[in-house]
RNA sequence: GGAGUUGGCCGAGUAGUCGCGUAGGCUAUGCCUGCGAGGAAAGUCCGGGCUCCGCAGGGCAGGAUGCUGGGUAAAUCCCAGCGGGAUCAGCCUAAAAGCUGGUUUCAGCGCAAGUGCAACAGAAAAUAUACCGCCGGGAUUAUGUCCCGGUAAGGGUGAAAUGGCGAGGUAAGAGCUCACCGGCAGUCUGGUGACAGGCUGGCCUGGUAAACCGCAUCCGGAGAAAGGCCAAAUAGGGAAGUAUAAGGUGGCCCGCCUUCUUCCGGGUAAGGCCGCUAGAGGUAAAUAGUAAUAUUUAUCCCAGAUGGAUGACUACUGGUAACUGUGAUAGGUUUGCAGUUGCUACAGAACCCGGCUUACAGGCUAACUCCAACU
RNA sequence: GCGCCUGUAGCUUAAUUGGAUAGAGCAUUGGACUACGAAUCCACAGGUUGGGGGUUCGAAUCCCUCCAGGCGCACCA
Repeated sequence: GGAGUUGGCCGAGUAGUCGCGUAGGCUAUGCCUGCGAGGAAAGUCCGGGCUCCGCAGGGCAGGAUGCUGGGUAAAUCCCAGCGGGAUCAGCCUAAAAGCUGGUUUCAGCGCAAGUGCAACAGAAAAUAUACCGCCGGGAUUAUGUCCCGGUAAGGGUGAAAUGGCGAGGUAAGAGCUCACCGGCAGUCUGGUGACAGGCUGGCCUGGUAAACCGCAUCCGGAGAAAGGCCAAAUAGGGAAGUAUAAGGUGGCCCGCCUUCUUCCGGGUAAGGCCGCUAGAGGUAAAUAGUAAUAUUUAUCCCAGAUGGAUGACUACUGGUAACUGUGAUAGGUUUGCAGUUGCUACAGAACCCGGCUUACAGGCUAACUCCAACU
Repeated sequence: GCGCCUGUAGCUUAAUUGGAUAGAGCAUUGGACUACGAAUCCACAGGUUGGGGGUUCGAAUCCCUCCAGGCGCACCA
């Protein structure tokens, strides 16, 4: 210097003309001034504010979450840590294992409460088991064959075979015994804790809970088409249920409230106003904290449409890629200047916030990896 | 705006509590039959189970995420 991966940030600017929405003003059927999309406004996947359901009560059912500590209004969010996995580098080693560090990732409670599942292959798939092999004994004319017993070290099957490896031991073997490692139980120490380390016992206890389930914690429902006000509609009927009923009420029951309710059929409107945007707001600084974040001070006002505004055109300046011309340099996959052409994304608020996820031309920046050069 | 549902071959569908090559019918293609067609018979092809990721030994099935399509919503009596 180039390429790649991941994270964070930005995501065009200026002027003119013609338009759109909204607020205010004026000499008002026009004119002037101010303001006018996003990092995701998106998906609607989580959480909250807000509003209504009389109270938001009890039980069952159902749902969600699941290492620890902290943050927040709350969270399937964020920060810090613990433990496991993957990968890279270094140390050590004959090699593996191990140790240290970096990056990244984890739906990371419980299979030692109970129940279930594991196709095919294989002897056997869970109170283990004997197909081949190995060992002992017996029968038989037998270097063969058969029977009884022992054995999980070896072979073979499988995704997975009842701790790994070495030594002792044995008829052959086996945690049968021992060292190291792994895992479990008890105990001690350190830590707020998840856990870590030591000691003792000892191998009883394979996988699967994004299988049923158990444990702990949490959860009433509906959603701005919420909800309030104004305007319009109230004809005449049919069917069903009727107080052990129907509705409010949403899975069910109890409790509470109301007295008609549901369906067919009929009618009105495709409206106006409020809710509506000053907010868990933005920016800057200081302080506390590893950080997420919090506090204080100063300062700013920054969309409000409802067939739904926030745009179009022109000029110039940017950014970037390719090509051409011309320079710099001893050289390079380096670079300056000028010109031409192309590109300049994803996408459009609808009650408001905090997250997550997804889309995104190009640029800046941090870390890591690779390549080239460092003469 | 909000709530909810569905996705398997061109169409309609099946797949036992997750178990192995995802199975059928119609249509398409080729062949036979026929003078030529239809019908019939035979044979073949056609599947990223909407895409991606995860759990598991194993995923159409379980979980997460994205995509596509569809449905519903006010009031009076």
Predicted 3D model of RNase P RNA and transfer RNA as a complex of 452 nucleotides. The coordinates come from a structure-prediction model, not an experiment, and the mean pLDDT is 75. It holds a member of the Rfam family "Bacterial RNase P class A". The family's RNA type in Rfam is ribozyme.